[in-house]
RNA sequence: CGAGCUGUAGCGCAGCUGGUAGCGCGCCGCGUUCGGGACGCGGAGGUCGCGAGUUCGAAUCUCGCCAGCUCGA
Numbered sequence: 001c002g003a004g005c006u007g008u009a010g011c012g013c014a015g016c017u018g019g020u021a022g023c024g025c026g027c028c029g030c031g032u033u034c035g036g037g038a039c040g041c042g043g044a045g046g047u048c049g050c051g052a053g054u055u056c057g058a059a060u061c062u063c064g065c066c067a068g069c070u071c072g073a
Base pairs, nucleotide, nucleotide: 001072002071003070004069005068006067007066010025011024012023013022019056027043028042029041030040031039049065050064051063052062053061
């Protein structure tokens, strides 16, 4: 320098052909227990890496940039 992949909650990930984002673990509260753990119930937490474009509508499509990984030179 070129190519590909990845970037979504504290962590690990899902999200099929655009339709207002979810799962597990963790965290908070309650129940159970003498207490803890385990279990059950409820809850908080995300402007989907950044910016722009297309669209009635973008995590999803297009372009640029940033970061990480891999390959090539």
Transfer RNA from an uncultured Pseudomonadota bacterium, 73 nucleotides, folded computationally.
Model confidence (mean pLDDT): 81 of 100.
Its Rfam family is "tRNA". It is annotated as a transfer RNA.